[in-house]
RNA sequence: AGAGUUUGAUCCUGGCUCAGAUUGAACGCUAGCGGGAUGCCUUACACAUGCAAGUCGAACGGCAGCACGGACUUCGGUCUGGUGGCGAGUGGCGAACGGGUGAGUAAUGUAUCGGAACGUGCCUAGUAGCGGGGGAUAACUACGCGAAAGCGUAGCUAAUACCGCAUACGCCCUACGGGGGAAAGCGGGGGAUCGCAAGACCUCGCACUAUUAGAGCGGCCGAUAUCGGAUUAGCUAGUUGGUGGGGUGAUGGCCCACCAAGGCGACGAUCCGUAGCUGGUUUGAGAGGACGACCAGCCACACUGGGACUGAGACACGGCCCAGACUCCUAAGGGAGGCAGCAGUGGGGAAUUUUGGACAAUGGGGGCAACCCUGAUCCAGCCAUCCCGCGUGUGCGAUGAAGGCCUUCGGGUUGUAAAGCACUUUUGGCAGGAAAGAAACGGCGCUGGAUAAUACCUGGCGCAACUGACGGUACCUGCAGAAUAAGCACCGGCUAACUCUGUGCCAGCAGCCGCGGUAAGACAGAGGGUGCAAACGUUGCUCGGAAUCACUGGGCGUAAAGGGCGUGUAGGCGGACUUGCAAGUCAGGCGUGAAAUCCCUGGGCUCAACCCAGGAAUUGCACUUGAAACUGCAAGCCUUGAGUGUCGGAGAGGAAAGUGGAAUUCCUGGUGUAGAGGUGAAAUUCGUAGAUAUCAGGAGGAACACCGGUGGCGAAGGCGGCUUUCUGGACGACAACGGACGCUGAGACGCGAAAGCGUGGGGAGCAAACAGGAUUAGAUACCCUGGUAGUCCACGCUGUAAACGAUGAACACUAGGUGUCGUGGGUAUUGACCCCCGCGGUGCCGCAGCUAACGCAUUAAGUGUUCCGCCUGGGAAGUACGGUCGCAAGACUAAAACUCAAAGGAAUUGACGGGGGCCCGCACAAGCGGUGGAGCAUGUGGUUUAAUUCGACACCACGCGCAGAACCUUACCUGGGCUGGAAAGUCAUCGGAACCCUGAUGAAAGUUGGGGGUGCUCGCAAGAGAGCCGGUGGACAGGUGCUGCAUGGCUGUCGUCAGCUCGUGUCGUGAGAUGUUGGGUUAAGUCCCGCAACGAGCGCAACCCCUAUCCCUAGUUGCUACCAGUUCGGCUGAGCACUCUAGUGAGACUGCCGGCGUCAAGCCGGAGGAAGGUGGGGACGACGUCAAGUCCUCAUGGCCCUUAUGUCCAGGGCUACACACGUGCUACAAUGGUGCAUACAGAGCGCAGCAAGCUCGCGAGAGUAAGCCAAUCGCAAAAAGUGCACCUCAGUACAGAUUGUACUCUGCAACUCGAGUACAUGAAGUCGGAAUCGCUAGUAAUCGCUGAUCAGCAGGCAGCGGUGAAUACGUUCCCGGGCCUUGUACACACCGCCGUCACACCAUGAGAGUUGAUUGCUCCAGAAGUGCCUAAGCGAACCGCAAGGAAGCAGGGCCCCAAGGAGUGGUUGAUGACUGGGGUGAAGUCGUAACAAGGUA
Repeated sequence: AGAGUUUGAUCCUGGCUCAGAUUGAACGCUAGCGGGAUGCCUUACACAUGCAAGUCGAACGGCAGCACGGACUUCGGUCUGGUGGCGAGUGGCGAACGGGUGAGUAAUGUAUCGGAACGUGCCUAGUAGCGGGGGAUAACUACGCGAAAGCGUAGCUAAUACCGCAUACGCCCUACGGGGGAAAGCGGGGGAUCGCAAGACCUCGCACUAUUAGAGCGGCCGAUAUCGGAUUAGCUAGUUGGUGGGGUGAUGGCCCACCAAGGCGACGAUCCGUAGCUGGUUUGAGAGGACGACCAGCCACACUGGGACUGAGACACGGCCCAGACUCCUAAGGGAGGCAGCAGUGGGGAAUUUUGGACAAUGGGGGCAACCCUGAUCCAGCCAUCCCGCGUGUGCGAUGAAGGCCUUCGGGUUGUAAAGCACUUUUGGCAGGAAAGAAACGGCGCUGGAUAAUACCUGGCGCAACUGACGGUACCUGCAGAAUAAGCACCGGCUAACUCUGUGCCAGCAGCCGCGGUAAGACAGAGGGUGCAAACGUUGCUCGGAAUCACUGGGCGUAAAGGGCGUGUAGGCGGACUUGCAAGUCAGGCGUGAAAUCCCUGGGCUCAACCCAGGAAUUGCACUUGAAACUGCAAGCCUUGAGUGUCGGAGAGGAAAGUGGAAUUCCUGGUGUAGAGGUGAAAUUCGUAGAUAUCAGGAGGAACACCGGUGGCGAAGGCGGCUUUCUGGACGACAACGGACGCUGAGACGCGAAAGCGUGGGGAGCAAACAGGAUUAGAUACCCUGGUAGUCCACGCUGUAAACGAUGAACACUAGGUGUCGUGGGUAUUGACCCCCGCGGUGCCGCAGCUAACGCAUUAAGUGUUCCGCCUGGGAAGUACGGUCGCAAGACUAAAACUCAAAGGAAUUGACGGGGGCCCGCACAAGCGGUGGAGCAUGUGGUUUAAUUCGACACCACGCGCAGAACCUUACCUGGGCUGGAAAGUCAUCGGAACCCUGAUGAAAGUUGGGGGUGCUCGCAAGAGAGCCGGUGGACAGGUGCUGCAUGGCUGUCGUCAGCUCGUGUCGUGAGAUGUUGGGUUAAGUCCCGCAACGAGCGCAACCCCUAUCCCUAGUUGCUACCAGUUCGGCUGAGCACUCUAGUGAGACUGCCGGCGUCAAGCCGGAGGAAGGUGGGGACGACGUCAAGUCCUCAUGGCCCUUAUGUCCAGGGCUACACACGUGCUACAAUGGUGCAUACAGAGCGCAGCAAGCUCGCGAGAGUAAGCCAAUCGCAAAAAGUGCACCUCAGUACAGAUUGUACUCUGCAACUCGAGUACAUGAAGUCGGAAUCGCUAGUAAUCGCUGAUCAGCAGGCAGCGGUGAAUACGUUCCCGGGCCUUGUACACACCGCCGUCACACCAUGAGAGUUGAUUGCUCCAGAAGUGCCUAAGCGAACCGCAAGGAAGCAGGGCCCCAAGGAGUGGUUGAUGACUGGGGUGAAGUCGUAACAAGGUA
């Protein structure tokens, strides 16, 4: 620091997701040790049990229990406060601290900084005191009540308990005269004096009283800051203030009486929701964001609500009273309780520990002290919850062991890893040693203070002892021994890490994109690898990345986003100069900003985490001193901003009144006759009752042709005949006035097209709705005929538009060029133009700059300033609810649940268009002949079958694979057999040479017998070896089994169409573009010219073959002109001239001429030529497309079968047949058929062959047989044609299917199932519906011939020649294609995309209501309690001689008031028959609305 994901690709916008860090966590799996931390986030839910606040005998009376002493004793004990001490009690201090929790609280809180009207126990310092009396009361005793808790009555008693009196430095009150108010003692020691003693007395210490001051603590007030919601906009009667009182420690409506009517609020009151606040924690570069566990400060609370008492301090967690809920005890009458203290229990929950030890340390309470208490605290225990550290060994060790996994079978990898050898011993185990945390208090000695004092007390110094929960812990040492110790996640991309097997859109994975449908690096397992490591992953929360709320640091023409426009309030911002002030600002100083944390430095635990010390920082606030540039404020002044004035012209600016002509329609009359009108074509409609057409006259309403213009005016909406009246604004010229008066503008107010609404008019034309006619599958549309609201006027409402320049307003600056409107100046002119220079508008082009691009560009979308409005993924949705407005329609404001990973902008390349332009093709047209109808052949579908083997399916399957299924082929079916195999090679072992003859059985394959036979090399022999055969065994063979969507190769098709690309350069952010486009031309991206392109490649063309002409060479098997012979046949001689054969060459190149054309390429015409513009034909097929075809040609990965899916054999099937289609053949006849006669080819083929000739047969053919390995012989007859004759328009002398009989040939074999022959038979068919195919010249049509395959079988296929046409105006249309351009929401690319409906599920709105929560108001009620009132009762201390009084107590009453009750509203949650729309879903239904001119833009 970024990355993935929208697209075919690109750039941008924009969301979603990931990598990081964090955690009081939880879950899964795993787990060796130690240190340091943390540990109910949920039910402020309920709690059993124990502990958590006591202490003081040096305040007091005392003495239950214990110990000691004493006395008595019956020896059992009893008595005795005398002593140590001390239960209970009186009294003092403490219990208001410490500890817990975060419910409430949005301010009575907290943080920071200030303030004045206060209090303060203990503590410190000072001053002054501490005199003398009195009356009670607990404990205790007695009696009584009660189950208990507890209580009552009578009696006794003490105090540092209580109450007076005295005194009063200082204190308080005051009318300034005066008045008022305290105390307590206890202990240690003691020389003199007194006393019987106690003691008095003195002194010291502690305590006490009054008061002053301090410290610390606490109370109160203010300023600033402190979450969200405006779909909460108004709130408030003690409310705001005053006066006077009350109350308090103290200010104050804190409370009361009276008076006034204020106070708060858009700088957000009130209301609702949420929340303890802070130091800080976490994240982040920072600014920010989120959080507020542990630690620390503050606050609040203590079962819920209310209340006071005591006290220095509480309205009190372990106190009291009352009410309520709950729990417990009960003798049923009554009582008791409050873990949000520490442990612990139940419950809740994903989830959070021991009913531990000790007061040794630190701290707290009490005490003179010893000491006691202390779940504060210090420790230990549990938990990988977090952080930190250590270990699980180290070195050597290759045969690269075994095993696993993979494999191309060679090997690779696990892997120096292991084993093995050597070494070490952290940790753990055992044993031994062993700290620090401890210093005090107290004691003793010396010395100072106080004192009369060497007692006592106290300060300092010194000495020796005592005290450890943790814990025999940390730490150290020794011993043995590699011994006790590794997992988890991941491995498609992001993101480090790859293979095999299994599975087969299943099972599953998934953070996003997405994997899985038989070869899954994405599922599961394994091997291997990567990452981290006593952990590792997952999940949740937070920040980051996210500049994705943008202060730092974003945007708004088209991506989301400028308000429809103006006027203007608050607010924000504001021209030049001078002076002053000092609010902002800046600088210095001072105070504060707690500690901890973070950071730096140093130190302590072996390091670290952790801890300690110091520093820095704490960006803040307050006070103070100064500066005066800038902003502000105050004062003055200025003219350039803004405005006024005078003059002038322009304009559909607005409002009202009037007025004009053309046209439409209607009415009246005339002329006139059969149609008119309307459309793609029609019909509805009008018309013989006279239309349309035409002429004249009249009525009425609405709109204003031409001018008219990217012309004008207006803020926008908008404004168009002419005239008049009223009226707004802008502009030009002048530079007189005045002096910042300005800009923007939340709310507010006004204007605001069309449609719509209300009331009243008006209504010609047009025209929603509606009706009819068409169109159509339908047509609630488009088209036509009619037609009502409305459109028009007046008044009122509505308040919205793609209200658009999709561009807020104002100001300034930043190259130009060229139109146009208004106006001014200059120049010139008789004048009008022209020309030049300004100002103001309105357009186009264009530089810099900006922009994602498109584009904008002085009229900015450039560069800046000011102010306003608005945006933050798509959908849900501009919807619901609420509110405001409206007569309504509706408008404004405006969400969420849920759902998706996109939605979108601009541009690019394609593809497509019922877009455009140019061009081509037997594409159409013009022609010729067919197919579709018939019969037959053949292929396919379908059906059938035991099997009818398999493949091929628009063009590009269907006489295709098959160049030839009777067996074979053959892959299929039935049946019978074989099993290392029918065929190949190899190893081991056994036997035998090989091989030959022969039997049985069987359909054959096969099964099972008999006989013969011994070779070659070495060796004397035995034997061994080579080779062959057979058996057994092992790796293996075999498969026309599957996958052509795993593949190679080959092929089809677009298409023989003219295209497809590259290098370098240039342009563009980029995809890409350019080149390859343009102007011509061509069959052609063929060539020329131009050009930011220049070149090149694959294609085109040419090179190759055949053919057309000629030369040369050669001359047999070919040929025969001349010569000779002849059986008259080139037969023979002869010849090679010709034909021909087959080789080499020539020839054609727009080369020549003319015209056209850009002086081009080229085109047109002509000459010459056998051939002329590629001469004709063939081979040759660019980049690519169709997952096109083929695993059954072959090859091949993977999968599958292995006594069978292999292999052999026999028979059957592939040949079936209600039917449908394709391709053909033969015909339907006279351009024909038949008979007889007769002519002319080319190209092929032939030895398991072609076969002449001869004989036989009607014939197919048979017999015999010459020749020929073929320019020699043969197949071989060419046919159409020609000549003659017959047939005469008919189902025929056409046509030949079908069938019968008899044959021939091939072949082991023609039944299923061959071809042919003869005779007989003689079907359909008389030219073929819709539709459709081929062909542009030696072509179509027609005629025959040959070949491959092949024993035989050709109507198919591949070739060959013979005869030999017609037509093409032309490119509008159909089909296909090429180039350019345009639109696009398509990219699987129009066979595209895409919307309703139905169904299922999900969330949500409304809903008669129902049921909770909370809150306002009005009442009722009134516990406890403070205060006040009362005086019938009680009434120790004080006053009083007394009577009595005062204070007080209880009672009663009053005010206030909690719970509770009643009624009525608000807000909010849940639920509800039924209902509304929304979202998401598989290959459902219906049509075709949108995207192309989307077929009606």
Predicted 3D model of a 1497-nucleotide RNA (small-subunit ribosomal RNA) from a metagenome. Its Rfam family is "Bacterial small subunit ribosomal RNA". Rfam links the family to the GO terms ribosome and structural constituent of ribosome. The prediction has a mean pLDDT of 85. The sequence is in RNAcentral, with records from SILVA.